[in-house]
């Protein structure tokens, strides 16, 4: 420099153009002499950034940021 996948809750992922979720995790509750374990039930998200298209964008275009792979060039 060029391809190609990704970026979503603290952490690991999901979600077919029509209300953003699960599991872990934290809190509260119950249960136990307590601790772990376990029950139940709860918080948490401007979906990496700017446009664009559409009645509706996490999805679909366009363009910049990062990670990661591979390829090429230069030394």
């Nucleotide at each position: 420099g060029g391809g190609c996948u990704g970026g979503u809750a603290g952490c690991u992922c999901a979600a077919u153009g029509g209300u953003a979720g699960a599991g872990c995790a934290g809190c509260a509750u119950c249960c136990u002499u307590u601790u772990a374990a376990g029950u139940u039930g709860u918080u948490g998200g401007u979906u990496c950034c700017g446009g664009g298209u559409u009645c509706g964008a996490a999805u679909c275009c366009c363009g910049g940021c990062c990670a990661g792979c591979c390829c090429a060039c230069c030394a």
This is a predicted structure of a 75-nucleotide RNA (transfer RNA) from an Opitutaceae bacterium. It matches the Rfam family "tRNA". Rfam classes the family as a transfer RNA. Rfam's curators write: Transfer RNA (tRNA) molecules are approximately 80 nucleotides in length. The same sequence occurs in records of 2 taxa. Its mean pLDDT, the model's own confidence on a scale to 100, is 80. The RNAcentral record of the sequence draws on ENA.